[in-house]
Molecule: transfer RNA
Organism: candidate division WWE3 bacterium CSP1-7
RNA sequence: GGCCCCAUCGUCUAGUGGUUAGGACAUGGCGUUCUCAACGCUAAAAGAGGGGUUCGACUCCCCUUGGGGCCA
Numbered sequence: 001g002g003c004c005c006c007a008u009c010g011u012c013u014a015g016u017g018g019u020u021a022g023g024a025c026a027u028g029g030c031g032u033u034c035u036c037a038a039c040g041c042u043a044a045a046a047g048a049g050g051g052g053u054u055c056g057a058c059u060c061c062c063c064u065u066g067g068g069g070c071c072a
Base pairs, nucleotide, nucleotide: 001071002070003069004068005067006066007065010025011024012023013022018055027043028042029041030040031039048064049063050062051061052060
């Protein structure tokens, strides 16, 4: 220098054009308990940045940023 893959709650991840963006763990609250743990209920929490396509984009396209891999 060229090519390919990845980026979603605090963490790990699902979803691949339309519905409240779902789950697990963690965290807060409530219940249970003499207390803690465990368990049950519940709450908060997310689309790397910019642009384009579309009636509509986490999803498709382009650029940038960051990470990983292959070739030279």